[in-house]
RNA sequence: GGCGUCGGCCGGACGGCCGCUGCCUUCGAUCACUCGGAGGGAGAGGAAAGUCCGGGCUCCACAGGACACGGCGGUGGGUAACGCCCACCGGCCGCAAGGCCAGGGAAAGUGCAACAGAAAGCAUACCGCCGCAAGGCAAGGGUGAAAUGGUGCGGGCGAAAGCCUUAAUGUAAGAGCGCACCAGCAGCCGGGCGACCGGCUGGCUCGGCAAACCCCGCCGGGAGCAAGGGCAAAUAGGAGAGGAGGGCUGGUCCGGCCCGUUUUUACUCUCGGGUAGCCCGCUGGAUCCGCCGGGCAACCGGCGGACUAGACAGAUGGCCGUCCUCGCCUCGGCGAGACAGAACCCGGCUUACAGGCCGACGCCAUUU
RNA sequence: GGGGCGUUGGUGUAGUCCGGUCAACACAUCUGAUUGCCGAUCAGAAGAUCACGGGUUCGAAUCCCGUACGCCCCG
Numbered sequence: 001g002g003c004g005u006c007g008g009c010c011g012g013a014c015g016g017c018c019g020c021u022g023c024c025u026u027c028g029a030u031c032a033c034u035c036g037g038a039g040g041g042a043g044a045g046g047a048a049a050g051u052c053c054g055g056g057c058u059c060c061a062c063a064g065g066a067c068a069c070g071g072c073g074g075u076g077g078g079u080a081a082c083g084c085c086c087a088c089c090g091g092c093c094g095c096a097a098g099g100c101c102a103g104g105g106a107a108a109g110u111g112c113a114a115c116a117g118a119a120a121g122c123a124u125a126c127c128g129c130c131g132c133a134a135g136g137c138a139a140g141g142g143u144g145a146a147a148u149g150g151u152g153c154g155g156g157c158g159a160a161a162g163c164c165u166u167a168a169u170g171u172a173a174g175a176g177c178g179c180a181c182c183a184g185c186a187g188c189c190g191g192g193c194g195a196c197c198g199g200c201u202g203g204c205u206c207g208g209c210a211a212a213c214c215c216c217g218c219c220g221g222g223a224g225c226a227a228g229g230g231c232a233a234a235u236a237g238g239a240g241a242g243g244a245g246g247g248c249u250g251g252u253c254c255g256g257c258c259c260g261u262u263u264u265u266a267c268u269c270u271c272g273g274g275u276a277g278c279c280c281g282c283u284g285g286a287u288c289c290g291c292c293g294g295g296c297a298a299c300c301g302g303c304g305g306a307c308u309a310g311a312c313a314g315a316u317g318g319c320c321g322u323c324c325u326c327g328c329c330u331c332g333g334c335g336a337g338a339c340a341g342a343a344c345c346c347g348g349c350u351u352a353c354a355g356g357c358c359g360a361c362g363c364c365a366u367u368u
Numbered sequence: 369g370g371g372g373c374g375u376u377g378g379u380g381u382a383g384u385c386c387g388g389u390c391a392a393c394a395c396a397u398c399u400g401a402u403u404g405c406c407g408a409u410c411a412g413a414a415g416a417u418c419a420c421g422g423g424u425u426c427g428a429a430u431c432c433c434g435u436a437c438g439c440c441c442c443g
Base pairs, nucleotide, nucleotide: 001364002363003362004361005360006359007358008357009356010355012323013322014321015320016319017318018317020043021042023040024039025038026037027036028035029034045339049350050349052348053347054346055345056344057224058223059222060221069220070219071218072217073216074088075087076086077085078084089103090101091100092099093098104215105214109213110212111209112208126141127140128137129136130135149182150181151180152179153178154177155164156163157162185202186201187200188199189198190197191196228280229279230278231277238271239270240269241268242267244265245259246258247257248256249255287306288305289304290303291302292301293300294299324337325336326335327334328333329332369442370441371440372439373438374437375436378395379394380393381392388426397413398412399411400410401409419435420434421433422432423431
């Protein structure tokens, strides 16, 4: 210098003016609920998003257990909890830094494996090899994703028995025989909390798929802030008390008409339930920042400090100036500034994102 | 707030549950025949990243996970 890997952070800055939504102080109005003025201070995010997991909170249900259903699945830890995070183990990929893995069980049972191939988990033989034949063999050819573990070797003399050599020294051909190594399995020993790793011995017997049914282990009661609670109109209906007048016509009275006049009804008052409406829930919390300590880390503990949106048709906006970044050209101007926006609150995951900054590491090339 | 479903040639669908050759059918398109010409008819042909990205598997439209878009239902 080039090409990469991993992690973290920012995501326009400052000032002025005018607005919007809460809060505090104060003044005025009002019986009060509240209303208005002035001043002060606060006001979107790393994802507020998707609503994919997990919890808090609230109400309902619930003695306990089992079945069913759903989810999860290496080991150890973190956490309120998780399908999240950290560390480690194993497997695969990459020269490497690193990345990916639903990663329990296939000798409990059932099932699946197209085509090709002799044969696909029941066992078996097309070409081939040996043999006079009966028959034997599975080394080679060939099929497939996969063929009953793989690779390599098995000398010399001799008619044979046998002898010599060798890690071993087979046959008619071969092997299931012998030896060595690799892989896998079992047992023992050692290390590790554990997943697992290492060594020795044994004999070669037991293929794949469970994101197929299933088995094993663990977890899960349901609904959701429109949860839930409080105050409480009008109208209708309910309960209790009173109750002789009430309605229409009409500007008012008289008058006229209609209903009712025992109980009752009309009408008046009170009470209770519930609706509209208003309020609480509502934002101070598994909170944030700094320092110290523990831990490889995730994270935990202690001390000190900070208060940091709470609307209810839903505020968080607009304009101007200076600067910053990017683009265009006539070089001084013009244009643009990503993704997106709280709604009960948190912890994660996933997805979107212009541009920029920082740190660690790997490989290659070059120079000293 | 809660729940369910879909995405396959240009169009409408099947296949997905229970994985297996070369993803099937109809209409549309194209070519040829027929006709004086067109239509209809007959014969033939082309046309599919199975929405996207991963994973499981020998093998994925199909199974699993995530994402995007669309539709429906309940309160």
Predicted 3D model of RNase P RNA and transfer RNA as a complex of 443 nucleotides. Rfam match: Bacterial RNase P class A. Rfam links the family to the GO terms tRNA processing, dimeric ribonuclease P complex and ribonuclease P activity. The family's RNA type in Rfam is ribozyme. The coordinates come from a structure-prediction model, not an experiment, and the mean pLDDT is 77.